[in-house]
């Protein structure tokens, strides 16, 4: 001194007139006076909660939501810190510093994916490499079949845990050592998540933001909620569906059935509410009626309080104009202390409150970490 990332805070002020809402004094009343008037995100409606209504405040299935520990919280899908792990830096190679993580689980239930290359993406074999047989030969080998082998080469993100030694015809964890992951038992550190040592076992890789599986959690709706008064009106129309049975003091009631209704779906349970009466029939059973339910057609009414808030409207106010200063960008000048001229000042606009998340911002301040470029 240029940049990038990250996370924080600031984001226009005063004065005059005029006009607006909403308290509050005064007045009979026009009106007069005084206070007070949109944010860090008010925005999105994404979580969570107060409040206020439904309650079957049962169960189960479905769905959706969260996933490393430890703590904050009323609560969260939110913070603060720490682990692991990746990625970009420093290092005196012990370690550290920034950021990022959708961070339970794939030999831990079971079912898949992995395009194109490539021989093959897991039941493997193109080049090669070894036996062993046949031909052949310029004896160096070449050529074909037969069998083993997956160590080397190629394909490819990713090809049966690394690398060494040893062994075989030639290779292979076939044998050892020494690592690497899982899983299992223990020792020290730490609340824990881990870490670091050791013993034991087993051994393709990625993916779950692949279907899923676990293991916690969830009633609905939402201030156009809910409440509380007024006015008004036609249902005399029309369809469905239930209309039985036992007991019993023949009363009043209980039980079963049945049909319907029940705070998002479904299923089971549970509660409520209705299951009268008449004519015809031998008798099913028909017509009616009468009652709860659900629906068609039709009809009235759209009013007002409340909910309401140290801003509180209800079609929704918080403004306009003027002058001055603040910052800020280019420009000219300066005795480096400034001066002056132009030009802009951003995202935006409360409506039940409240905590959080995500998204928008001219300009400018600090904090960390890295980058340029100069000097010592």
């Nucleotide at each position: 001194u240029u940049g990038a990332u990250a996370u924080g805070c600031c984001g226009c002020u005063c004065u005059a007139u005029c006009g607006c809402u909403u308290c509050c004094g005064g007045g009979a009343a026009g009106c007069c006076g005084g206070a007070a008037g949109a944010g860090g995100a008010a925005a999105g409606u994404c979580c969570g909660g107060a409040c206020a209504a439904c309650g079957u405040a049962g169960a189960g299935u479905a769905c959706c939501a969260c996933a490393c520990c430890a703590c904050c919280u009323a609560a969260c899908g939110g913070g603060u810190g720490g682990g692991a792990c990746u990625g970009c830096g420093c290092u005196u190679c012990g370690g550290u510093g920034c950021a990022g993580u959708a961070c339970a689980g794939c030999u831990u239930a079971g079912u898949g994916u992995c395009a194109c290359a490539g021989a093959a993406a897991a039941u493997a074999a193109c080049c090669a490499c070894c036996a062993c047989g046949a031909c052949u030969u310029u004896c160096g080998g070449g050529u074909c079949g037969u069998g083993g082998u997956a160590a080397g080469g190629g394909u490819g993100a990713a090809a049966a845990u690394g690398a060494g030694a040893g062994g075989u015809a030639a290779g292979a964890g076939c044998u050892c050592u020494c690592g690497u992951g899982g899983c299992g038992g223990g020792g020290c550190a730490g609340c824990a998540a881990u870490g670091u040592g050791u013993c034991g076992u087993c051994a393709g890789g990625a993916c779950a933001a692949a279907c899923c599986u676990u293991g916690u959690g969830g009633g609905u709706u939402g201030a156009a909620a809910u409440g509380c008064c007024a006015u008004g009106u036609a249902c005399a129309u029309u369809c469905g569906u239930a209309u039985u049975c036992c007991u019993g003091u023949c009363a009043a009631a209980g039980g079963a059935c049945a049909a319907a209704a029940u705070u998002g779906a479904c299923u089971c349970g549970g509660u409520u509410u209705u299951g009268u009466u008449g004519u015809c029939g031998a008798a099913a059973g028909a017509c009616a009626u009468a009652u709860a339910c659900g629906g068609a057609g039709g009809g009235g009414u759209a009013g007002g309080c409340a909910g309401c808030u140290u801003a509180g409207a209800u079609a929704a106010a918080u403004g306009a104009u003027a002058g001055a200063g603040a910052u800020c960008a280019c420009g000219c000048u300066u005795c480096c202390g400034g001066g002056u001229g132009u030009g802009a000042u951003a995202c935006a606009g409360a409506a039940u409150c409240c905590g959080g998340c995500u998204u928008a911002c001219a300009g400018g301040c600090a904090u960390a970490u890295u980058u340029u470029u100069u000097a010592a």
The prediction has a mean pLDDT of 75. Predicted 3D model of a 376-nucleotide RNA (Bacterial RNase P class A) from a Saprospiraceae bacterium. Rfam family: Bacterial RNase P class A. Its family is annotated with ribonuclease P activity, dimeric ribonuclease P complex and tRNA processing in the Gene Ontology. By type it is a ribozyme. The model forms 93% of the base pairs in the Rfam consensus.